The RNA shown here (transfer RNA) has 73 nucleotides and comes from a Candidatus Berkelbacteria bacterium. It was read from a public genome assembly.
RNA sequence: GCCGAUGUAGCUCAGUUGGUAGAGCACAUUCUUGGUAAGAAUGAGGUCACCGGUUCAAGCCCGGUCAUCGGCU
Numbered sequence: 001g002c003c004g005a006u007g008u009a010g011c012u013c014a015g016u017u018g019g020u021a022g023a024g025c026a027c028a029u030u031c032u033u034g035g036u037a038a039g040a041a042u043g044a045g046g047u048c049a050c051c052g053g054u055u056c057a058a059g060c061c062c063g064g065u066c067a068u069c070g071g072c073u
Base pairs, nucleotide, nucleotide: 001072002071003070004069005068006067007066010025011024012023013022019056027043028042029041030040031039049065050064051063052062053061
């Protein structure tokens, strides 16, 4: 230099034929217990890496940029 994959909650990841952003763990509050752990209920937490484009509507489609990983030279 060229090619490909990945980027979504604090962490690990779903979300695939474009139509209200989710799960598990972790976190907060409450319940339960003599107390802790475990358990139960409720809740908070997201500019879907960034910038544009297409569309009535984009996490998803298109282009570019950045980061990480892999391959080729």
It matches the Rfam family "tRNA". Gene Ontology term of the family: triplet codon-amino acid adaptor activity. The family's RNA type in Rfam is transfer RNA.